About this RNA: The part of an RNA shown here (large-subunit ribosomal RNA, domain I) has 528 nucleotides and comes from Jannaschia sp. CCS1. Its mean pLDDT, the model's own confidence on a scale to 100, is 83. Rfam family: Bacterial large subunit ribosomal RNA.
Context: one part of a larger RNA
RNA sequence: CGUUUGGUGAAUGCCUUGGCAGUAAGAGGCGAUGAAGGACGUGAUACUCUGCGAUAAGCUAGGGGGAGCCGAGAAUAGGCUUUGAUCCCUGGAUUUCCGAAUGGGGCAACCCACCUGACAGUUUUCCUAUUAUUACUUCGGUAAUUAAUAGGUGGCUGAGCCAGGUAUUUUUAGGCUGAAUAUAUAGGCUUAAAAAAGCAAACCCGGGGAACUGAAACAUCUAAGUACCCGGAGGAAAGGACAGCAAUAGCGACUUCCCUAGUAGCGGCGAGCGAACGGGAACCAGCCGAGCCAUGAAUGUGAUCAGAAGGACCUGGAAAGGUCCGCCAUAGUGGGUGACAGCCCCGUAUGAGAAGCAUGAUUGGACGUAUCAAGUAGGGCGGGACACGUGAAAUCCUGUCUGAAGAUCGGAGGACCACCUUCGAAGGCUAAGUACUCCUUACUGACCGAUAGUGAACCAGUACCGUGAGGGAAAGGUGAAAAGCACCCCGACGAGGGGAGUGAAACAGUCCCUGAAACCGAACGCCU
Numbered sequence: 001c002g003u004u005u006g007g008u009g010a011a012u013g014c015c016u017u018g019g020c021a022g023u024a025a026g027a028g029g030c031g032a033u034g035a036a037g038g039a040c041g042u043g044a045u046a047c048u049c050u051g052c053g054a055u056a057a058g059c060u061a062g063g064g065g066g067a068g069c070c071g072a073g074a075a076u077a078g079g080c081u082u083u084g085a086u087c088c089c090u091g092g093a094u095u096u097c098c099g100a101a102u103g104g105g106g107c108a109a110c111c112c113a114c115c116u117g118a119c120a121g122u123u124u125u126c127c128u129a130u131u132a133u134u135a136c137u138u139c140g141g142u143a144a145u146u147a148a149u150a151g152g153u154g155g156c157u158g159a160g161c162c163a164g165g166u167a168u169u170u171u172u173a174g175g176c177u178g179a180a181u182a183u184a185u186a187g188g189c190u191u192a193a194a195a196a197a198g199c200a201a202a203c204c205c206g207g208g209g210a211a212c213u214g215a216a217a218c219a220u221c222u223a224a225g226u227a228c229c230c231g232g233a234g235g236a237a238a239g240g241a242c243a244g245c246a247a248u249a250g251c252g253a254c255u256u257c258c259c260u261a262g263u264a265g266c267g268g269c270g271a272g273c274g275a276a277c278g279g280g281a282a283c284c285a286g287c288c289g290a291g292c293c294a295u296g297a298a299u300g301u302g303a304u305c306a307g308a309a310g311g312a313c314c315u316g317g318a319a320a321g322g323u324c325c326g327c328c329a330u331a332g333u334g335g336g337u338g339a340c341a342g343c344c345c346c347g348u349a350u351g352a353g354a355a356g357c358a359u360g361a362u363u364g365g366a367c368g369u370a371u372c373a374a375g376u377a378g379g380g381c382g383g384g385a386c387a388c389g390u391g392a393a394a395u396c397c398u399g400u401c402u403g404a405a406g407a408u409c410g411g412a413g414g415a416c417c418a419c420c421u422u423c424g425a426a427g428g429c430u431a432a433g434u435a436c437u438c439c440u441u442a443c444u445g446a447c448c449g450a451u452a453g454u455g456a457a458c459c460a461g462u463a464c465c466g467u468g469a470g471g472g473a474a475a476g477g478u479g480a481a482a483a484g485c486a487c488c489c490c491g492a493c494g495a496g497g498g499g500a501g502u503g504a505a506a507c508a509g510u511c512c513c514u515g516a517a518a519c520c521g522a523a524c525g526c527c528u
Base pairs, nucleotide, nucleotide: 001525002524003523004522005521006520007519013513014477015476018448019447020445021444022443023442024441025440026439027437028436029199030198037098038097039096040053041052042051044076045075047073048072049071059092060091061090062089063088064087068080069079070078103112104111105110113166114165115164116163117162119158120157121156122155123154126152127151128150129149130148131147132146133144134143135142136141168196169195170194171193172192173191174190175189176188177187203234204232205231206230207229208228214221218268244251245250255282256281257280258279259278265273266272286429287428288427292365293364294363298359299358300357301356304352305351306350310325311324312323313322314321326343327342328332334346335345336344378402379401380400381399382398383397384396385395388414409424410423411422412421413420464471465470484512487499488498489497490496
C1' cells in the first nucleotide's frame, strides 16, 4: 500500500407522541361566595408527575354506559364490581396555608390577638314536668311549704380545642358629638347595608412621552406622537344622527375597505411629510332609554346511541401482498391491526340525542318619555391638533386676560367684506359593517421532521450560571409481542464473555432500527 475483517463514532435513510402557519365556528373573562399563581399535605408502599384538600387519585345527586376496575413512571400485597363498579357529562358539598389578602404584624405559605357563639363546669335567677313530702278534702282530687331528678332560661367561669366576625376607601341611611358664631353649619367619632380593589395574550380609548436614525455634518425638520410609562373600558372599543359637505346642481349620521393619489398641497420648498371633494363597495337605524323583570316556542352545543359489506388458495415469522371468485357504498376522509385492508377493529356518510348552558320568538308586568344649553361663542397673548413647520391661515382644543347675540338671532362656506347658499354649537344615548386571540372544537397545508420545527416531541423555562435584574441547555426510536436470555461454564458468588434457550432476525440484548466518515486495530499478500 492492497484485500478481508473488526472496534469507535454518530452522519444518513425511514418514522413521529411535538411544533409552525392558517380556515370555519365558539368563547371573549376570573375575583371579597377570596381569583390568577403557589406552599404544604393527600395512596398499603420511598420519590417525581397527574388528580385532589384534614370528607384530601376523592364525597354526593341526576343522566349515560355495560364488564371490567383500583391515574403514569412500575410492580407486589390487598380489595371493588350485573344489588351495575371503573369511566363520561351536568349540578351540589368539602376546599389546609399563602397570595388583592382584608383583625394586627411579618424575612409569602409564619407569628400574635380581641369579640361573639358552640362546648364544658357552676349557680340561693326564674319557669315547666315527674316523683316524694306537707296541708285541705265533698276521699274523686285540689293547693302548696320543702326536697330530689330531668329539661329550658338568666348570671358567672373556662388552660386548651372548634366556628363565625373584626382592614381601607366611597356611597346611602341612622346615632353620638361639635368650632370660628347665638340658633346652626363645617368637622370628628360610631353603627348598618352595598360597592371597589387584584389577575389576564393581543386588540381599543385617554394622560404623559424619548433617543438612535435620516437629512450623506447639524440646529427647524425626520424617526414619531413610534418605543416606553400611567389610567380606564369592552367583547369589541372609539365614532355617530350635521352650527357637515358642496356650488347655483345637489348630497344627507358614523365606521371600515378600494380608487381619487403619491394628486392638491406642506417642506432648512432639503430630507421628507401628504390630504379632501367626488366615485365604488361592506353595513345600514335612528333617537331622548333602543333598556329592566318574568315567560320561555324554536335553534345551537352536548355524555352518548344506531351505523352497510369477504372468503378460499399461494408466498411468508406474520397477509392487509399475489391469484381466483364475491359484496357494500348518502360510508373509497382518517387511524389501528405481526408488510400495503372500502367489506377485521375504531370510525366515517347519514340519522337520533337527556340535563345544563348559550341565543332568543311570543306574552304579561314595573319604570321612563327630557330639553333648546353663558363665563359659553368670539377676541388678545402663549402653545397644541388639523397633510398644512405662522404662513394670506380659515377650522378645532385651551394655560391666561377678556367677553356677545337670543331664531326679527347665530355659525360656516380656507384672511376679510357684501350678496347668496347651507346648517343650528355650548346636554345625552345608539346595533351592524371594523380590530384582536391567553383560550375551546373541527379541519387544512407544493410547512418542519429531532443541529429542523416552539427555548422545550423526553418530568423545560427544567438542570445549570448570576447577589440580582436576567441568561438558559443537552437529551426521541429493542421487538409484532418482553417472548428482556431459565440452566451450565470461565471469572471476585465481579465487570465482561462462551454455550444453551426465545425470536423472522440477538452483528435487534435494554450502551438496543439503519449504522457513513474521521480515528484505532487484527489476519493475509505485496513493496522498501

The full RNA is in RNAcentral, with records from Rfam.